Source information
The RNA shown here (glmS glucosamine-6-phosphate activated ribozyme aptamer) has 172 nucleotides and comes from Lentibacillus salicampi. NCBI's taxonomy places the organism under Bacteria, Bacillati, Bacilli, Bacillaceae, Lentibacillus. It was read from a public genome assembly, where an Rfam model found it. The coordinates come from a structure-prediction model, not an experiment, and the mean pLDDT is 77.
[in-house]
RNA sequence: AGAGUAAGCAAAGCGCCUGAACUAUUUUUCGAACGGUGAAUGAAAAUAGUUGACGAGGUGGGGGUUAUCGAGUUAUUCGGCGGGUACCUCCCGGCUGCACAUCUCAGUCGUGAUACUUUUUCUUAAAAACAGUGAGGCGACUUGCUGUACAAAGGAAAUAGUAAUGAUGCGA
Repeated sequence: AGAGUAAGCAAAGCGCCUGAACUAUUUUUCGAACGGUGAAUGAAAAUAGUUGACGAGGUGGGGGUUAUCGAGUUAUUCGGCGGGUACCUCCCGGCUGCACAUCUCAGUCGUGAUACUUUUUCUUAAAAACAGUGAGGCGACUUGCUGUACAAAGGAAAUAGUAAUGAUGCGA
């Protein structure tokens, strides 16, 4: 150094990097009236590095699939691989269908478990960015602190409404 074992920490704009771009070192190479020398610049190769998603939101289980919302830069938040709380479907479970119970049918959601529409409030001060100021590195770059703005979707509560099976039993 590698492999194996054990333990601890670490996650969903999350993890990884071989395309690409950039940086450093080394080597090689091009042409300008002729010859020689040297060098800058450019190009190529090798080695080693750097970049490669800013927050909000979101998990019943199996399977499938190109998995929600906005913000930002002149520009890679490009491209690729893996994963994943989204969606569809089946199962399980809750609720609604006009007193209640059982079964069924339909719809809808996921244990905070009907949907849709109107209005209002809340959901850490959204974060990166930007500005200032440090630290590390030859460099590309990485990172801390301070100040300071600007979202959308989803969710919760309240308000006023709308929509939505049958059978049996029993009560008023």